[in-house]
RNA sequence: CAUCAAGAGUAGUGGAGGGAUAGGCCCUGUGAAGCUACAGCAACCCUUAUAAAAGAAGGUGCUAAAUCCAACGGUCCUGUGACUGGUAGAUG
Numbered sequence: 001c002a003u004c005a006a007g008a009g010u011a012g013u014g015g016a017g018g019g020a021u022a023g024g025c026c027c028u029g030u031g032a033a034g035c036u037a038c039a040g041c042a043a044c045c046c047u048u049a050u051a052a053a054a055g056a057a058g059g060u061g062c063u064a065a066a067u068c069c070a071a072c073g074g075u076c077c078u079g080u081g082a083c084u085g086g087u088a089g090a091u092g
Stems, first nucleotide, its partner, number of pairs: 001092004009038005017027003021071001023069002039063003044059002046055003067088001072085005
């Protein structure tokens, strides 16, 4: 600096945690995290001579829920809501 409402999982191992966070709400012995294998998603780097467009061999990343929601403000507004800016975080 760019993106973060889309997309994509099985098996083995393991044996109680996990979703970044003192909240909320969820996932989890019908097996969490971690590790391994194979597969998949995406298109940041990359490749196709450049743009456009396309691709997916390789390097990252990812494969519950919007970055799960919220947090600190603002606007509408009086539902306990909607929208929006910022912070923080993740990836490149």
Molecule: SAM riboswitch aptamer (S box leader)
Organism: Veillonella caviae